[in-house]
């Protein structure tokens, strides 16, 4: 200097103000928020995680749990700059899982939960 194991922390944000209505942060008008790696800086390009669904083993008297593997997985344009940008600037669009409830990206609950990946130490081998 680099492969590789271990450990330990860290790891997602949002309804201001107004309508109608018995009743809505859920309709309505507006307002706002954007998880991780990759690449000219990305919510929309490629990948991945999150959710949700199948099968399978293991534990359980049942309920459930817990581990592996498949599968599911939204959404952009123009015009400028530049070698190079769907990423920068400029404009004007568009997206958003499951349960609950007056129908929800923003409240509440699964969730003090997992988890992409980070960042530190340690070990080891040349």
């Nucleotide at each position: 200097a680099a492969a590789u194991u271990c450990u330990u922390c860290a790891g997602g944000g949002g309804u201001c103000g107004g309508g109608u209505g018995c009743a809505a942060u859920u309709c309505c008008c507006a307002a706002c928020c954007g998880g991780c790696g990759g690449u000219a800086a990305a919510g929309u390009c490629c990948g991945c995680g999150a959710c949700c669904c199948g099968c399978g083993c293991c534990a359980g008297c049942g309920a459930u749990g817990g581990c592996a593997c498949g599968g599911c997985u939204g959404a952009u344009u123009u015009g400028g700059u530049g070698c190079g940008a769907u990423u920068c600037c400029a404009a004007a669009a568009c997206c958003g899982a499951c349960a609950g409830u007056a129908a929800a990206g923003u409240c509440u609950g699964g969730a003090u939960g997992a988890g992409a990946u980070g960042a530190a130490g340690a070990a080891a081998u040349g």